A computed fold for a 476-nucleotide part of an RNA from an uncultured bacterium, annotated as small-subunit ribosomal RNA, 3' major domain. Its Rfam family is "Bacterial small subunit ribosomal RNA". The coordinates come from a structure-prediction model, not an experiment, and the mean pLDDT is 80. The full RNA is in RNAcentral, with records from ENA and SILVA.

[in-house]
Context: one part of a larger RNA
RNA sequence: UGACGGGGGCCCGCACAAGCAGCGGAGCAUGUGGUUUAAUUCGAAGCAACGCGAAGAACCUUACCAGAACUUGACAUCUCGGCUGAAUUACUCUUAUAUGGUGAAGCCUUUCGGGGCAGAUAGACAGGUGGUGCAUGGUUGUCGUCAGCUCGUGUCGUGAGAUGUUGGGUUAAGUCCCGCAACGAGCGCAACCCUUAUUGCUAGUUGCCAGCACGUUAAGGUGGGCACUCUAGACAGACUGCCGGUGAUAAACCGGAGGAAGGUGGGGAUGACGUCAAAUCAUCAUGCCCCUUAUGUUCUGGGCUACACACGUGCUACAAUGGCCGGUACAGACGGAAGCGAAGCCGCGAGGUGAAGCAAACCGAGAAAGCCGGUCUCAGUUCGGAUUGCAGGCUGCAACUCGCCUGCAUGAAGUCGGAAUCGCUAGUAAUCGCAGGUCAGCAUACUGCGGUGAAUACGUUCCCGGGCCUUGUACA
Numbered sequence: 001u002g003a004c005g006g007g008g009g010c011c012c013g014c015a016c017a018a019g020c021a022g023c024g025g026a027g028c029a030u031g032u033g034g035u036u037u038a039a040u041u042c043g044a045a046g047c048a049a050c051g052c053g054a055a056g057a058a059c060c061u062u063a064c065c066a067g068a069a070c071u072u073g074a075c076a077u078c079u080c081g082g083c084u085g086a087a088u089u090a091c092u093c094u095u096a097u098a099u100g101g102u103g104a105a106g107c108c109u110u111u112c113g114g115g116g117c118a119g120a121u122a123g124a125c126a127g128g129u130g131g132u133g134c135a136u137g138g139u140u141g142u143c144g145u146c147a148g149c150u151c152g153u154g155u156c157g158u159g160a161g162a163u164g165u166u167g168g169g170u171u172a173a174g175u176c177c178c179g180c181a182a183c184g185a186g187c188g189c190a191a192c193c194c195u196u197a198u199u200g201c202u203a204g205u206u207g208c209c210a211g212c213a214c215g216u217u218a219a220g221g222u223g224g225g226c227a228c229u230c231u232a233g234a235c236a237g238a239c240u241g242c243c244g245g246u247g248a249u250a251a252a253c254c255g256g257a258g259g260a261a262g263g264u265g266g267g268g269a270u271g272a273c274g275u276c277a278a279a280u281c282a283u284c285a286u287g288c289c290c291c292u293u294a295u296g297u298u299c300u301g302g303g304c305u306a307c308a309c310a311c312g313u314g315c316u317a318c319a320a321u322g323g324c325c326g327g328u329a330c331a332g333a334c335g336g337a338a339g340c341g342a343a344g345c346c347g348c349g350a351g352g353u354g355a356a357g358c359a360a361a362c363c364g365a366g367a368a369a370g371c372c373g374g375u376c377u378c379a380g381u382u383c384g385g386a387u388u389g390c391a392g393g394c395u396g397c398a399a400c401u402c403g404c405c406u407g408c409a410u411g412a413a414g415u416c417g418g419a420a421u422c423g424c425u426a427g428u429a430a431u432c433g434c435a436g437g438u439c440a441g442c443a444u445a446c447u448g449c450g451g452u453g454a455a456u457a458c459g460u461u462c463c464c465g466g467g468c469c470u471u472g473u474a475c476a
Base pairs, nucleotide, nucleotide: 001476002475003473004472005471007470008469009468010467011466012465013464015460016459019424020423022421026316027315028314029313030312031311032310033309034307035306042053043052064302065301066300067299068298069297070296073125077124078123079122081121083119084118085117088105089104090102092101093100107116108115109114127291128290130289131288132287136285137284138280139279140278141276143274148187149186150185151184152183153182154163155162156161167178168177169176193268194267195266196265198236201233202232203231204230207226208225209224212223213222214221239262242256243255244254245253246252318417322376323375324374325373326372327371328370334364335363336362339358340357344353345352346351383414388409389408390407391406392405393404394403430452431451432450433449434448435447436446
C1' cells in the first nucleotide's frame, strides 16, 4: 500500500421488511448429470453451466458409430515432360447416380506457332470440428451502469509511498458547493444519440371524412375536401427557469404555480482502471505438437430422440373470479414474389380445389381475455387432459427408428404442494392473445407487440452484495 475481521461509523441496492404471483408435490415439454450403448459427437460447471452454443438433429445438418469406397485427393496455387479431348447426357448392376461396369453423342478459339478449358501421370502440397483457451489475437460473461481508476507539476517522507481523491454539507453520481499544500488534467458520471409522452408548422396518397352533393343489399363506394385521425420531416417544449420556506449569503432540499410532461419525465443504446490463468483453438484467425492409402475425403444405414434414477428451466392443471354452448366488441407490431394467397365450391375437421389481388392498396387476419344470454351445482365432476386404439390430412426422394396437425373413441396422475427457494415497486407484477426470426415440415423455447390491470413499502435491527472513512492483523 492492499486484502481480510462472527471490529467501529456513514450510505446504497426488490438486500431484508410490507405485499402479489410462483417454483419445490402431479402429468407433459426441454436441458443436464448418471447409467446404457457399436455410437448415444463436442463444448458450457456456484452466483456468472443446465429451453446454454442450437434463430429450429427424419436425409442433409453431423463433428459420433457400423459397413462400403478414394488417395495430389471434396477444395487452392504452381511446376516438369510427353499423352488424351473433353465437359455433359442416357441406360444398367451393386443396399448406394459413393464407387465400379456398358453403350451412344461429343471441345472452343487461332495470325495454324499456339492459347483456353478438362482428364490421366509424377511432385511441391492440400486437408484435419485432431491436442493445447495454462502459448495467443479477436469476441464475450461477471463484479456493475457500481462510482470509481489514474496522471503531470509542486510539497512531505531516507524509502516503499503520501498529498491531490481526506474534511463540513449535498447528490443517482469523485454530482456540485465550501474549506484545505496543493494547483490542474485524463478515463469514467452526466449531456450529446434513438424511442415514447404534447401543441403548432410543412406535406395529403395507397391514409382520413367534418361540412356539401350522389348512391347502395353492404362499404369513403363516387364527386369533392385535407378540417380531424394518421403517416413522416424539420422545429418548439423542461432549464430548479419562476414563487415561498430551510440552509452557511453556497451547493442543494421541501412545498407551490404554470404546464401534455417537474426536478435524470418513462424506456433503450452506451459498461472506466481492473478481477476471476473466467469462457471460447468447434464462428474466425493463429504459435507449437500430432495424423498424411488417414485423425483427410465420399456415400448408405444407424446414433445425437436410449432410460431403474437425480437436478434445473418451463407448459398445462387441480376448477364456479370456473368449464361448455350461442351471440357480439375493441389492438399494436410484424411478414409476404421459388412468397402471402382472397371470394366461391367440397370436407365434421386438419385440409383440398380455385385463382382474383398484392407493399399505408391485396393477403396472412377470426385477436383473446372482455360483454350479453343459457347450462352445469361442488363431484375426481360437463374439472383435468396424460396415455392408448382406429381412421385421415400436410410437408418432403423418404415420416419405421424419429415430424406436425385433424376426427372418433379412451380417459392416468392431480383436490393448491415438506424442508427450502425465485421474481417483481407502475402501465410494473399478474393475466390475455398476436406476430417475427430459425424454417420444406416441426415452438410449451426465444425475440418483440399490444389488451385488461393490482397490492405494498412502517422502516434499515437483522440476512446478502456493494461504496467511503477509520481501527486490528502470525496474510501478500